[in-house]
RNA sequence: CUUAUCAAGAGAAGUGGAGGGACUGGCCCUUUGAAACUUCGGCAACAUGAUGACGCGUGUGCCAAUUCCAGUAGCCUAAUAUGUGCUAGAAGAUAAG
Numbered sequence: 001c002u003u004a005u006c007a008a009g010a011g012a013a014g015u016g017g018a019g020g021g022a023c024u025g026g027c028c029c030u031u032u033g034a035a036a037c038u039u040c041g042g043c044a045a046c047a048u049g050a051u052g053a054c055g056c057g058u059g060u061g062c063c064a065a066u067u068c069c070a071g072u073a074g075c076c077u078a079a080u081a082u083g084u085g086c087u088a089g090a091a092g093a094u095a096a097g
Stems, first nucleotide, its partner, number of pairs: 001097006011040005019029003023071004041063003045060005067091001072088004077083001
């Protein structure tokens, strides 16, 4: 860079000691213990292996909240504006190439 997916699913313990949810704004989680690391467990997306199939193994990934919501554009609603809703996109994440 290209393609596909992103409303489903799945957490405990130990170390640690204040941050985390990509960015910005909001909102939220967190000393009833954040990030990170380790161990064990779990989920099942993509690839792959053997297999008649079910299911399983392996690699990567993941295990608060829809990718937590919005960000840009269009449509609907509306007295302007804010806001609500819908669609597409951007950005991001993961896999494969």
Molecule: SAM riboswitch aptamer (S box leader)
Organism: Staphylococcus nepalensis